A computed fold for a 266-nucleotide RNA from a Pseudomonadota bacterium, annotated as Bacterial large signal recognition particle RNA. Its Rfam family is "Bacterial large signal recognition particle RNA". About the family: The signal recognition particle (SRP) is a universally conserved ribonucleoprotein involved in the co-translational targeting of proteins to membranes. Gene Ontology terms of the family: signal recognition particle, plasma membrane targeting and SRP-dependent cotranslational protein targeting to membrane, signal sequence recognition. A source record names the gene ffs. Of the family's consensus pairs, 92% are formed in the model. The sequence is in RNAcentral, with records from ENA. The prediction has a mean pLDDT of 79.
[in-house]
RNA sequence: CCGUGCUAGGCGGGGGGUUAGCGGUCCCCUGAACCUGCAACCCGCUCCAGCAGGGCUGAAUUCCUUCCCGAGGCGUGCGGGAUUCGUGCGGGAGCGGUCCACCGGGUGUUGAGGGCCGGAUCCCAUGCGAUGGGCAGCCGAUGAACCGGGUCAGGGCCGGAAGGCAGCAGCCCUAAGUCGGAAGGCCCAUGCGCCGUGGGGACGUCUGGCCGGAGCCGCGGAGACCGCCACCCGGCGGGUUUCGCCCGUCGAAGGAAGGUGCACGG
Numbered sequence: 001c002c003g004u005g006c007u008a009g010g011c012g013g014g015g016g017g018u019u020a021g022c023g024g025u026c027c028c029c030u031g032a033a034c035c036u037g038c039a040a041c042c043c044g045c046u047c048c049a050g051c052a053g054g055g056c057u058g059a060a061u062u063c064c065u066u067c068c069c070g071a072g073g074c075g076u077g078c079g080g081g082a083u084u085c086g087u088g089c090g091g092g093a094g095c096g097g098u099c100c101a102c103c104g105g106g107u108g109u110u111g112a113g114g115g116c117c118g119g120a121u122c123c124c125a126u127g128c129g130a131u132g133g134g135c136a137g138c139c140g141a142u143g144a145a146c147c148g149g150g151u152c153a154g155g156g157c158c159g160g161a162a163g164g165c166a167g168c169a170g171c172c173c174u175a176a177g178u179c180g181g182a183a184g185g186c187c188c189a190u191g192c193g194c195c196g197u198g199g200g201g202a203c204g205u206c207u208g209g210c211c212g213g214a215g216c217c218g219c220g221g222a223g224a225c226c227g228c229c230a231c232c233c234g235g236c237g238g239g240u241u242u243c244g245c246c247c248g249u250c251g252a253a254g255g256a257a258g259g260u261g262c263a264c265g266g
Base pairs, nucleotide, nucleotide: 001266002265003264004263005262006261009057010056011055012030013029014028015027016026020046021045022044023043024042034054035053036052037051038050063259064258065257066256067255068254072250073249074248075247077245078244079243080242081241082240083239084238085237086236087235089234090233091232092231094228095227096226097225098224099223102221103220104219105217106216107215114211115210116209117208118207119206120205121204122200123199124198125197126196127195128193129192130190131189132188133187134186135185138181139180140179141178142177148173149172150171151170156165157164158163
């Protein structure tokens, strides 16, 4: 150096996510790289590797190491866009309030606002009237078997007689009482009165008189100030998403360099 047979190795890798950490199942990148079964409230492990079973290749184009380039992912920062929530911070629109009295309007020399003196409305007391009730008195009626009165038939008692006495019923009258009645008197009450008197209060409304002599009102607009409002445009703060840049980090595919075992035979 050649041939044959084997062995290590290889038959994909990486990022994200997950995890104490790692491999896999999941998503993505790369691009072509065996097969079957299993895995998210998951499977396996504590290191170089999914677990279990089978197959192919095999020391180099294919395996290993380092470097270059670099798809793509992730993180921090900065900037831009979109969207959403909040914030009256600025402007606008809108709404509310206060002020002003410039414009319009109303009102005012047939006298404004203002000032002074009253009145009404309100409250208390009271007078008068009205209405209702009560009481006393008045009037009428009624009202006592005996214990009220008058008259007392009959009858009774006393008396020799003349005469006298008591007295039921009846009739008449009356007391307490009962019933009724008109006006008047006194007392009480009043959801009554175009009624009167005195006092008070309130300063709101209405109103009378006098003084005085030009304003007054605040309905609409303008203006000023204050407040509200996220409808519009911005500012600020937060969330989500997207793009770009810087930095960091991992890094597939590709390229370059280096490395790589055993046995037998020639």